[in-house]
This is a predicted structure of a 1266-nucleotide part of an RNA (large-subunit ribosomal RNA, half B) from a Candidatus Bathyarchaeia archaeon. The RNAcentral record of the full RNA draws on ENA. Rfam family: Archaeal large subunit ribosomal RNA. For this family Rfam cites "The comparative RNA web (CRW) site: an online database of comparative sequence and structure information for ribosomal, intron, and other RNAs" (Cannone et al., BMC Bioinformatics, 2002). Rfam links the family to the GO terms structural constituent of ribosome and ribosome.
Context: one part of a larger RNA
RNA sequence: CUCCAGGUGAGGGAACUAGGCAAAUUAGCCCCAUAACUUUGGAAUAAGGGGUGCCUAUGGCUUUAGCUGUAUGGCUGGGGCCGUAGGUCGCAGUGACAAAGGGGUCUCGGCUGUUUAAUAAAAACAUAGGUAGCCGCUAGCCCGAAAGGGUGUGUACGGCUGCCGAAUCCUGUCCAGUGGCGGUACCUCAAACUCGAUCUCAACCGGGCUAAGGGCCGCUAAACGACGGGAGUAACUCUGACUCUCUUAAGGUAGCCAAAUGCCUUGUCGGGUAAGUUCCGACGUGCAUGAAUGGAUCCACGAGGGCCCCGCUGUCCCCACCUGGAACCCGGUGAAGCCACCAAGCUGGCUGAAUAGUCCAGCAUUCCCCAACGGGAAAAGAAGACCCCGUGGAGCUUUACUGCAGUCUGUCGCUGGGGCGCGGUUGUGUCUGCAGAGAGUAAGUGGGAGCUUAUGAGAUCACCCUCCCGGGGGUGGAGGAGGCGCCAAUGAAACACCACCCUCACAUGACCGCGUCUCUUACCGGAGCCUUGAGCUUUGAGACAACGGCAGAUAGGCAGUUCGGCUGGGGCGGCACCCCCUUGAAAAGAUAUCGAGGGGGCCCAAAGGUCAGCUCAGAUGGGACAGAAACCCAUCAUAGAGGGUAAAGCCAAAAGCUGGCCUGACUGGAUCCUCCACAGCAAGGGAUCCAGAGGCGAAAGCCGGGCUUAACGAGCUAUCAUGUCCUUCUUGAUGAGGGCUGGUAGUGACAGAAAAGUUACCCCGGGCAUAACUGGCCUGUCGCGGGCGAGAGCCCCCAUCGACCUCGCGGCUCGGCACUCCGAUGUCGGCUCUUCCUAUCCUGGCCUUGCAUAAGGGGCCAAGGGUGAGGCUGCUCGCCUAUUAAAAGGGAUCGUGAGCUGGGUUUAGACCGUCGUGAGACAGGUCGGACUUUAUCUGCUGGGGAUGUUGGCUGUCUGAGAGCAAAGUGUCCUCAGUACGAGAGGAACGGGAUACUGUAGCCUCUGGUCAACCGGUUGUCUGACAAGGCACCGCCGGGCAGCUACGCUGCGUUGGAUAAGGGCUGAAAGCAUCUAAGCCCGAAGCCACUCUCAAAAAUAGACAGCCAUUCUCCGUCGAGCGGGAACCUGUCGGGGAACCCUUCGGGGGACCCCUCCGGGAACCCAGGAGGCGGAGACGAGGGCUCCUGUAGAACACAGGUUUGAUGGAGCUGAGGUGUACACGCCAAGCCUUCGGGCGAGGCGCUUAGCCUGCAGCCUCCAAUAG
Repeated sequence: CUCCAGGUGAGGGAACUAGGCAAAUUAGCCCCAUAACUUUGGAAUAAGGGGUGCCUAUGGCUUUAGCUGUAUGGCUGGGGCCGUAGGUCGCAGUGACAAAGGGGUCUCGGCUGUUUAAUAAAAACAUAGGUAGCCGCUAGCCCGAAAGGGUGUGUACGGCUGCCGAAUCCUGUCCAGUGGCGGUACCUCAAACUCGAUCUCAACCGGGCUAAGGGCCGCUAAACGACGGGAGUAACUCUGACUCUCUUAAGGUAGCCAAAUGCCUUGUCGGGUAAGUUCCGACGUGCAUGAAUGGAUCCACGAGGGCCCCGCUGUCCCCACCUGGAACCCGGUGAAGCCACCAAGCUGGCUGAAUAGUCCAGCAUUCCCCAACGGGAAAAGAAGACCCCGUGGAGCUUUACUGCAGUCUGUCGCUGGGGCGCGGUUGUGUCUGCAGAGAGUAAGUGGGAGCUUAUGAGAUCACCCUCCCGGGGGUGGAGGAGGCGCCAAUGAAACACCACCCUCACAUGACCGCGUCUCUUACCGGAGCCUUGAGCUUUGAGACAACGGCAGAUAGGCAGUUCGGCUGGGGCGGCACCCCCUUGAAAAGAUAUCGAGGGGGCCCAAAGGUCAGCUCAGAUGGGACAGAAACCCAUCAUAGAGGGUAAAGCCAAAAGCUGGCCUGACUGGAUCCUCCACAGCAAGGGAUCCAGAGGCGAAAGCCGGGCUUAACGAGCUAUCAUGUCCUUCUUGAUGAGGGCUGGUAGUGACAGAAAAGUUACCCCGGGCAUAACUGGCCUGUCGCGGGCGAGAGCCCCCAUCGACCUCGCGGCUCGGCACUCCGAUGUCGGCUCUUCCUAUCCUGGCCUUGCAUAAGGGGCCAAGGGUGAGGCUGCUCGCCUAUUAAAAGGGAUCGUGAGCUGGGUUUAGACCGUCGUGAGACAGGUCGGACUUUAUCUGCUGGGGAUGUUGGCUGUCUGAGAGCAAAGUGUCCUCAGUACGAGAGGAACGGGAUACUGUAGCCUCUGGUCAACCGGUUGUCUGACAAGGCACCGCCGGGCAGCUACGCUGCGUUGGAUAAGGGCUGAAAGCAUCUAAGCCCGAAGCCACUCUCAAAAAUAGACAGCCAUUCUCCGUCGAGCGGGAACCUGUCGGGGAACCCUUCGGGGGACCCCUCCGGGAACCCAGGAGGCGGAGACGAGGGCUCCUGUAGAACACAGGUUUGAUGGAGCUGAGGUGUACACGCCAAGCCUUCGGGCGAGGCGCUUAGCCUGCAGCCUCCAAUAG
């Protein structure tokens, strides 16, 4: 210095800041006094005032012990509470502790309450209350596979579920969609059942009947939800009560609003403020308000959110001081994170994976230690949570796909009796049958001449049925004897009667079905009892229900799974995902982009095959005609036409146009090419050949679709076609099934899964293959500048402004690219602090002006210094206010989070609007919401130690070099009311004064602090006094030294070289020219002067002084002189000798030995000047120890050490406080045994007492000795 916990603060008083965060203020009790508003309860301790100690006396109430002794008592003593009066002290009396700061207004939520244990306490949840739905108890809802259980041993004033959320005023319109509920003639609809067909049977197939469900109809919004657009119009204008029109299920009512909801938006107006993106009141054009997804309002309440005011304050201007604990030093003990290598320098770089300790260049660099700081190590921590990818997960949602519980319904089983009604089938009986003609109501066919009748005929009456309204049939009464047929007539058919039989109807029996009623014994429930049993009795319900099988419907309640690709990140968009043409494409072929320009997913029975004939578009001339683009004729016409469809290529007795005849738009087989160059491969497409059967043509020949190049599609499955094969008891037939071949139905994401969302609650694996910061490259955009000069400027391009066009620079904006980083480079703004650039805002020097002065405009040089304070907003920016010389612009990883903050953005909670069916989403709004790290290296700021500097040391210097802003600016006076100017106005050079900002130092003054000190005072304790302890130093009032700012002092100038610019002389260029040679001026800028550091300045400096250059010992080297023996070498002499030559006689002869002489270096011996090294002595000086402070983290520095005032103690002074204790005298009063006693407090002694880090004196103590 820093941090933590505290204390105090001049003047100002929120200027701080996102925000009064933090701190301060207030505070108890008594009395007075208290507003709006209100659900009349509150608000309310509202707010705002006053009092409060101690002593003395006294009044009232009360309690207790004793005495008196009966009195609603009194007396004495001890307490408690409430008063009154007088006295008295202090700055201060709830004197410490304890103990609300207050008010106004808006928003949200009514309130008390609850919640994310560990980042959210809230506006979220809950709540009383409102409303809707389900439910009559064997209920509804919930748990469970079931048995069983909960609600509940409760019963609609109840339980469950949903939505809203006190009270108050209210709650509009819409039922088209989705849902719910109800209905349903008809349609649809499974199994079972039934019927049919197949010669029969089975399987299979088809029809019928039919439940729920669906269609259909209706109701329902406090169910899910929804609640428009365009024109015109009033006698100023504006507006539009009014009108028209389109359209809907209905078109937002009452209310409310730039709101927690409004994009534009800081909307507009008003208020508050000097200034108000916030706030309050209005307005409503409402991107996108709105009525129980509740609308509006509001008392009280809130650790909720916004704004304002009063008080208060170190939040701030602007910081200062103090206390304690850390830090620091000493002793002890003793971790962890981290660490590729190198123990790690700075600056620059068009080096480099594009921000280097390591590469290049330049510079710097003697080594070590300590304390600080936090610039760098793209510091550490965590295989990035953002983004993308993965044919990786998971949670959630739904009208994703596929299922399953559950629910509803039908049918069968458990499952029985009876009645009635209806239906079907069938038996029996009865009955019906009308064309016209005919007497007439002739079903049909056959038989048939009689039949019927007292067992009561005909006629008649009553009733019933039927009806073609004429009749017919039946029953009954009365009655008492006939009636019908044959014949005739009519007719297709002739009747009585009998038989068979059709149709209609009735009756009845059987079987089946449906409906309904009923029974009780299956089955199920309740109750009672005791002998507790698979009990008994009774009761309810009852063939239902329940349960089981099958079947249909419904079914995010639950489960499983999926949720393409390309892509200048991803998403949105698009299809560049399968094909064709042109171009790109760089003259073989091939060739990319979300390159450019266009097409295909067909068509044609002729638009195909062949043979034959013909020639087109257009133009000119002519013709008939009232009239010619169109009709006719003639001429010209290489294609300017046409060729189904894009484009390219191609085509004239044709590939075009017209006509004839045809179907080759064939069957089978093979090969090749293409798709797909140069590997493989499917489907598709094309070409050639062979065989067969054909077409056209006289023939040659041509023909396996179309002038060519696009026009397309696996397996499984279903179906169709022709022929054929196999199986179906080893027969035959039929049917059925299967195989081979081909077609159809399609996968266009086109070599072909069966497939929706959401995740901010998220997870995993990866990626800088890929986005959001920075950086890099580019510079469209941005900023700045130039050229030209249309024009403006009365005239006049260039005083000033400058279009169109054009050329550059910068690397700040928005962008493009995707090069670095996803095993992480912390992201906006603010605060703090430093430095750089200049394209200069001010200050300085100039030029110019459409410059008279003054004030301005434009330009040149210049970066030394300065560039401030507030209101709003998270803001950068911006707007505004008042100042100012000016309130310039930028860079440094959009400088700076191991420096701070955390308001914004960008996790988890929550609200609103909008979107979405929903889960959820939103560069829309809103409230809330964890910021880690003990510094290893480097760097930097300071402090030390060591070595070197040619002996050691002590002092004093020099100054290479480095640093600096030590100053910057204003105002006033004078010049001078002068110059200038018609006037109005109105300078300058020079001189003087002063202020602000900055900076360095200091503490005399003024202030602050002052846990040394003095005093006052509260509570309590030490029995009382005195003196003290504790309570933030208890609180309060003062305060020396020290440290400090708010205080005081200093910061003058001058010279040199220059910039722009001004000049002198002066040529090139006989002139001119500030320039080419030369010379003179010229700025706050540069260099000095001034100040600070500095000999580690390796070129290691200078001067002065002191000491040493001596002694002893040891070791080692050793010049010169002398001696010794051996060795090496050369010469003379002698000896030996391998070998060579020979006339065999001998000769030569390397080499070896001996001797004399000469030379050589080494060794040894003796002595040895001197050098070097070591030890000791001496020694200038230094260090330690000791006492200290002017110094200080350690260390260092400075002082002292008896020859001494260095520290302590003491004394004196000076200063602080403010008059001590004790004693004496008083004191409001009171008591008294009259002796005296109690008493807050006052006066005197007393300018006292107490204290002192200051000054002086003084050797008492310690600095002795070493």